[in-house]
A computed fold for a 353-nucleotide part of an RNA from a Polyangiaceae bacterium, annotated as large-subunit ribosomal RNA, domain IV. NCBI's taxonomy places the organism under Bacteria, Pseudomonadati, Polyangia, Polyangiales, Polyangiaceae. It matches the Rfam family "Bacterial large subunit ribosomal RNA". Rfam links the family to the GO terms ribosome and structural constituent of ribosome. Model confidence (mean pLDDT): 88 of 100.
Context: one part of a larger RNA
RNA sequence: CCCUCGUUAAGGAACUCGGCAAAUUUGCACCGUAACUUCGGGAGAAGGUGUGCCUGCUAGCGUUCGCAGACUUGCUCUGCAAAGCGUUGGUGGGUCGCAGUGAAAGGGCGGUUGUGACUGUUUACUAAAAACACAGGACUCUGCUAAGUCGUAAGACGACGUAUAGGGUCUGAUGCCUGCCCGGUGCUGGAAGGUUAAGGGGAUUUGUCAGCGCAAGCGAAGCAAUGAACCGAAGCCCCAGUAAACGGCGGCCGUAACUAUAACGGUCCUAAGGUAGCGAAAUUCCUUGUCGGGUAAGUUCCGACCUGCACGAAUGGCAUAACAACAUCCGCACUGUCUCGACGAGGGGCUCG
Numbered sequence: 001c002c003c004u005c006g007u008u009a010a011g012g013a014a015c016u017c018g019g020c021a022a023a024u025u026u027g028c029a030c031c032g033u034a035a036c037u038u039c040g041g042g043a044g045a046a047g048g049u050g051u052g053c054c055u056g057c058u059a060g061c062g063u064u065c066g067c068a069g070a071c072u073u074g075c076u077c078u079g080c081a082a083a084g085c086g087u088u089g090g091u092g093g094g095u096c097g098c099a100g101u102g103a104a105a106g107g108g109c110g111g112u113u114g115u116g117a118c119u120g121u122u123u124a125c126u127a128a129a130a131a132c133a134c135a136g137g138a139c140u141c142u143g144c145u146a147a148g149u150c151g152u153a154a155g156a157c158g159a160c161g162u163a164u165a166g167g168g169u170c171u172g173a174u175g176c177c178u179g180c181c182c183g184g185u186g187c188u189g190g191a192a193g194g195u196u197a198a199g200g201g202g203a204u205u206u207g208u209c210a211g212c213g214c215a216a217g218c219g220a221a222g223c224a225a226u227g228a229a230c231c232g233a234a235g236c237c238c239c240a241g242u243a244a245a246c247g248g249c250g251g252c253c254g255u256a257a258c259u260a261u262a263a264c265g266g267u268c269c270u271a272a273g274g275u276a277g278c279g280a281a282a283u284u285c286c287u288u289g290u291c292g293g294g295u296a297a298g299u300u301c302c303g304a305c306c307u308g309c310a311c312g313a314a315u316g317g318c319a320u321a322a323c324a325a326c327a328u329c330c331g332c333a334c335u336g337u338c339u340c341g342a343c344g345a346g347g348g349g350c351u352c353g
Base pairs, nucleotide, nucleotide: 001348002347003346004345005344006343007342008341010339011338014337019334027051028050029049030048031047036041038173052095053094054093055092056091057090058089059088060087061086062085063084066080067079068078069077070076071074096100108332109331110330111329113327114326115324116323120132121131136171137170138169139168140167141166142165148157149156150155174319175318176317177316179249180248181247184246185245186242187241188240189239190238193237194236195235199231200230205225206224207223208222211218212217250268251267252266253265254264277311278308289305290304291303292302293301
């Protein structure tokens, strides 16, 4: 010097990103216990008092001498029950210590807000969470040889189930709710018209050569090549529906008898222009916004305001008791975290061997 412990004057978070770590609290009995609440909780809320030993009185319980009764006459059963012993309480008196759950074991507590309802699950070896799951809600597919999944297939699961069932997707207890847009993309339905494959169809044209022609050339049939019109399904175009499908939810100008603001008006664009609720928020750039609270002093925190760069309604919105090794802020208690160190114990290091 390091590690693991113990003690510490005065102060008591001044430490620090942050009370991290440590300390406090702790058992049992009794008293007492708030807001809020889904009436279950919150709650061991909080906050108090008692606790050893000796001795007296008293109550209950266990054991049982004995007494009484019953019959099935037994090592029987039932009722009452003395003393002693054991045990659990209550209530007096006394007594010792600084201290009586005398050691050990054994909750620190309260307030505010955010998020997620909850118990659960997770990154085996840096993340336990606000992530996942969840009960509940919704949409959608599926009529049974079901849809869906695995497999080349046979076959299997689904299910020895049958729409109160099974699969998929989203949301995520509960309470109050969930607005407008179907133009785009998707899905569902429609079938008049347009487009459209293989295939059917074979027009035309070309090659070849019997023949004809003095030649240039023409050229039947056949064999080949080419392949027009026309017929031809779904799909697409088209017409509707559908947003708890993917998604989207405006701009400019003017106006009220101070000023300011604009209930109001005009205009452009759109499929429609963000409703309720919330809002500097886990979302706010400017920003340490402004005001209020808390502090002597507060970029954090809480309550408001609304100018929402860039909240917003099942990619759910807003509330919410209970719960949380979750996140933020504050207080009480407590402390070597600190002012600021010190001392002690054990084990290392170091020296000698």